This is a predicted structure of an 88-nucleotide RNA (c-di-GMP-I-GGC riboswitch aptamer) from Melghiribacillus thermohalophilus.
It was read from a public genome assembly, where an Rfam model found it.
The coordinates come from a structure-prediction model, not an experiment, and the mean pLDDT is 89.
RNA sequence: UCCGAUAAAGGCAAACCUAUCGAAAGAUAGGGACGCAAAGCUACGGACCUAAGGCAAAUUGUUUGCUAAGGCCGCCGGGUUACCGAAG
Repeated sequence: UCCGAUAAAGGCAAACCUAUCGAAAGAUAGGGACGCAAAGCUACGGACCUAAGGCAAAUUGUUUGCUAAGGCCGCCGGGUUACCGAAG
């Protein structure tokens, strides 16, 4: 350095509930633990989610499609930083 124990110390926190923000996806805080060795950070590539607004179409009090944009790093990669130390 790779690697990751039925190791030790510590860490994070899915679903769900409450409050707030948002059009929505979702976010933040508190509670809560399914899990996690980067489940630390970063939307850089791909995937996925939303579509108030914009554009288009139609069967036009509405519906559908596309999309600027937004979101997600606990989907997979990339970048970057890092605790512990058995075996190999």